[in-house]
Context: one part of a larger RNA
RNA sequence: CCCGCGUCUAGACGGAAAGACCCCGUGGACCUUUACUAUAACUUGACAGUGAAUUCGGGCGUUGGAUGCGUAGGAUAGGUGGGAGGCUUUGAACUCGGGCUCUCGGGCUCGGGGGAGCCAAUGGUGAAAUACCACUCUUCCUGCGCUUGGCUUCUAACCUACUCCCGUCAUCCGGGAGAGGGACACUAUCAGGCGGGUAGUUUGACUGGGGCGGUCGCCUCCUAAAAUGUAACGGAGGCGCGCGAUGGUUGGCUCAGGGUGUUUGGAAAUCACCUGUAGAGUGUAAAGGCAUAAGCCAGCCUGACUGUGAGACAAACAAGUCGAGCAGAGACGAAAGUCGGCCUUAGUGAUCCGGCGGUUCUGUAUGGAAGGGCCGUCGCUCAACGGAUAAAAGGUACCCCGGGGAUAACAGGCUGAUCCUGCCCAAGCGUCCACAGCGACGGCAGGGUUUGGCACCUCGAUGUCGGCUCAUCGCAUCCUGGGGGUGCAGAAGCUCCCAAGGGUUCGGCUGUUCGCCGAUUAAAGCGGUACGUGAGCUGGGUUUAGAACGUCGUGAGACAGUUCGGUCCCUAUCUGGCGUGGG
Repeated sequence: CCCGCGUCUAGACGGAAAGACCCCGUGGACCUUUACUAUAACUUGACAGUGAAUUCGGGCGUUGGAUGCGUAGGAUAGGUGGGAGGCUUUGAACUCGGGCUCUCGGGCUCGGGGGAGCCAAUGGUGAAAUACCACUCUUCCUGCGCUUGGCUUCUAACCUACUCCCGUCAUCCGGGAGAGGGACACUAUCAGGCGGGUAGUUUGACUGGGGCGGUCGCCUCCUAAAAUGUAACGGAGGCGCGCGAUGGUUGGCUCAGGGUGUUUGGAAAUCACCUGUAGAGUGUAAAGGCAUAAGCCAGCCUGACUGUGAGACAAACAAGUCGAGCAGAGACGAAAGUCGGCCUUAGUGAUCCGGCGGUUCUGUAUGGAAGGGCCGUCGCUCAACGGAUAAAAGGUACCCCGGGGAUAACAGGCUGAUCCUGCCCAAGCGUCCACAGCGACGGCAGGGUUUGGCACCUCGAUGUCGGCUCAUCGCAUCCUGGGGGUGCAGAAGCUCCCAAGGGUUCGGCUGUUCGCCGAUUAAAGCGGUACGUGAGCUGGGUUUAGAACGUCGUGAGACAGUUCGGUCCCUAUCUGGCGUGGG
């Protein structure tokens, strides 16, 4: 060196299972509820199966009757029309009694007596006689008809797991007879209510993982790299309007501040002079503008027009922006001219659906109409602001599927803020003396053990804390060894340098690493090795399914809160290690 055999498992990111954690999907399933929308059931009513009678009410029509009071006025005048006469032995005036009504004065009516008269136009009143007739209004009574409601009664529908008889040797069922209930109950249909009992669904995105928080459209500035444009959970602010004058035109004016002077009067009120390119003002943020003013006044007005629009800017689209000119009818101005809102840039919402006004459009045989179109206009914090629906929240550790190392938790990597170690400067402490020993304010490195940042391999799986076992390395050395300094007399220390050969305990508590405690020791070192080591062991912790407490939640459930319980697979092919044999 080659080939075996036995044995051990450090590696082959070993095998097994298209990761169960995490995220994503306009995926799924169950579960919850004061999510949305339905719905069973329940409930209330109407109507039908569903009939009779008495009585008490309502509505309508109709017959007859009554009813009606401001003031003036014989007095209780509903309205209008006709009208010169009407009522009366079929019993007037008057009188007695009863009823209704009442504005307390009367009106209407019934019965008895009575026995022949009573009322009207005339005068007053806005309007003339209930003298008489007709129609009619308000309110009321009465009779009839239709309809409707309530109470009560009935029996024939309907009901009876009440009795008897029969089918029939039958506690079912059916028929018959009785008894009880009774137009109720019950059932169908329609409508209202209630309705996680049930069902179908929804429950946004961005995001240095996700969640929590924040944000989502528009305007201004910076970032933006001197055209335009340009991102971030980069840095700052505004908007979701206002104004009939704060608009148009014509004419005129010049601000803020400062200096000086001047009653009350001041830092600042009003006034005078000088100075004053703009520091003022401009409805509202910022930027860019503006004194020839776009700033400040006054006069007259309504162009804050109708119909168009060459041509441009900008731009994926849809939107957005500017606009000379022409026609009409106007405003102001002597005129030239200017005027289609405001110094400019925010003050906003597509489509569908519907409302309102107009219209020479359409009009389902025709004429109309309905409906529609067109023009104008209105209704969205559709603010997740290019707006999925008119209409929508949650839980899952009981979970599932498809995917992702496009994205988190472990480990590694990069980084090194944080951490550890060292060094520089030397104010100061150290009685004196910066440096025996310390060392402020600051500065520079190294390390890669902490907490992080990043998200680069791994989600068709790289098993995660601690312990046990077995180690191996570094030295920034705990002990032992060798030295320097000392604020080293000795002893004991402190500090620094060299040094990794060897060593570095046993117990109590806790799942603990750590830590505290007890007893020792020369000492009881700090770190790396996938926080070494689960195809070596364990499984106490964490981190499934069960259960409980506290807390949160209406609830399903949830909690780096607690608590009891809870399946750890692999016969070694290769590399490697150890032992052994052959060539």